[in-house]
Context: one part of a larger RNA
Molecule: large-subunit ribosomal RNA, domain IV
Organism: Paracoccus versutus
Order: sequence, then C1' cells, then structure tokens
RNA sequence: CCACAUUUAAGGAACUCGGCAAAAUACCUCCGUAAGUUCGCGAGAAGGAGGCCCCGUUGGCAGGCAACUGUCGGCGGGGGGCACAAACCAGGGGGUGGCGACUGUUUACUAAAAACACAGGGCUCUGCGAAGCCGUAAGGCGACGUAUAGGGUCUGACGCCUGCCCGGUGCCGGAAGGUUAAAAGGAGAGGUGCAAGCCUUGAAUUGAAGCCCCGGUAAACGGCGGCCGUAACUAUAACGGUCCUAAGGUAGCGAAAUUCCUUGUCGGGUAAGUUCCGACCUGCACGAAUGGCGUAACGACUUCCCCGCUGUCUCAAAUGUGGACUCA
Repeated sequence: CCACAUUUAAGGAACUCGGCAAAAUACCUCCGUAAGUUCGCGAGAAGGAGGCCCCGUUGGCAGGCAACUGUCGGCGGGGGGCACAAACCAGGGGGUGGCGACUGUUUACUAAAAACACAGGGCUCUGCGAAGCCGUAAGGCGACGUAUAGGGUCUGACGCCUGCCCGGUGCCGGAAGGUUAAAAGGAGAGGUGCAAGCCUUGAAUUGAAGCCCCGGUAAACGGCGGCCGUAACUAUAACGGUCCUAAGGUAGCGAAAUUCCUUGUCGGGUAAGUUCCGACCUGCACGAAUGGCGUAACGACUUCCCCGCUGUCUCAAAUGUGGACUCA
C1' cells in the first nucleotide's frame, strides 16, 4: 500500500452524477393509525408501550377419586445486570411528480425497464372440403372446433371520451363507356408455280381480369393553413377582409420522457435550487385506439424533498486476519 472485517470525539450527506456503500430498522402482545380510494385497500401506515427472574393472589380449559399435573390468562409485590425479542435470525419510514393499470415475460454471458405480454376495446377476413398456415402432391394443422367459433391487425385494467378531412395511397362495391393479351376473324398484300395449289404477311371486327372511370370507407396508411386590419390610455383582438386547401387541430393537456431560444416568467420549497412541485401559454416541433386526459392499488423502474441513521464526508485514526513489501 491492497483486500476483508471491527471500532471511533464533535458534526451528521457538508460526500457524490446520485446517500453508491455502510449504518439504522427488524420478533411477539397491546394501544393507535392520515390523505386518497375502484370501498377491496391504503396498513405492519405513521407513532407509542411492554417482554428476564422470584413471590403472593385470582380465573378458565384438559386430565385425575383425590393430592395434584399440564396449559392459557388477570391483578399485586419484589430481585439482579451495562444490556431481558440479551447470541443467530430478523421491515428503515414518510411526502410529491413521471411512466406502466395490476401478477407475469425479456437481451443464457454488460440492458429487468417506461420495452413485451395481459384481461378489456375496435376493425377486418372466414358458412365449413372455412379463412389462414405447412407440403410438389397425397395429406396435415386449424378442429374431432362451426361466427358466443377460428385467423389477421391495432389498442391495452378502470373512469370521462375518441373531433374534422375520402383530394393522394390502400381496401370494398359498381358496371355504362374508354384502353387491352392470347384467341377468333379474314378485307387485302407478297413469294412461287402453266395451273390447281403451297408458303408468308395481314386491316376492320369480336374479345377477360386489370387500369381509366363512378361511388363508399380513417379504432385503413395518413393529413388536420397563411397574410392584413379592427375596441374611447396602452396592449390584446370577440369581429372583418383576402388567398389557398380534401380538411384546416375539436375536447383535453401543455417549457411536458415532447420547449430550440431556455437556467422562459411568476409562485413554493433552500441562507443560497440549470433539478423538483404548482401555474402561465409565445405548443421551434402535444393531441385524441401510431389513442387523449385522469386514476386507487401495484413497481429490485425513475425525479425531487423530509425524518431517522451513519467514517459517504470535514479528516482521518486504531485494531484483527490474509496478501504485497523489507530482511534472513
């Protein structure tokens, strides 16, 4: 010096990205227990008190003829120790946001999560030799099921909701017209031959799906404006004008896991707060099942704060064990 342990005056997070690590809490009985809430929870909330040994007294239960034995309590008095759940074992707690409802699942060997799944919701396909999938096929799964079933896809408990746009792309429906393949058709044209013929080429016309076309459809893929003016202080603009669009973002939320400018501004918390919480709205670039906003409970998730506690620190010290190291 290193590793693993133990202890430490005063202070007690001043350490640090961050209380990482350590300390503290811990069991049983009794008392007591808030907001919120889906009335189940929250809850072991929080916060307290007692616990060893001896004596007396009193009650219950079981056994016994009884003496008594075992066991569970109540009350009173006393004893010892630094320490009585005496070792081991054995929850730290509270408040507030974000995300995800939850229990689960996951990167075997750097990620356990806010990711996946989930119950619930929607759309869509499928009438049974089902759709879909595997296989060249036979055949098989689906399913010894039958639309309260099965497949695909999106969302993700619950509560309140889920606005406008079908112009583009997709899907569904339509069949009048246009286009159109093979095929049918054969007006004509060419070669050759004396000819019959043979060979080649070939216009009009007929001709399916698809596409064009006409409609529908957004919990299909997706999209959801600009400029100018205007109120009797100023400011702002309920209002007006104009251009463009398929339609111009509704409710709710908003410097947000989204805010560039930005440490926005105001308030709270601190002596001091780029984080945090509550507001404001100027949303660079939220927004409604690529779901929006809430939400009790839950979380080895994540942010901030407080109490307790401590060698994390001020600031280091000592001891034990094992190394390293020095000498032999």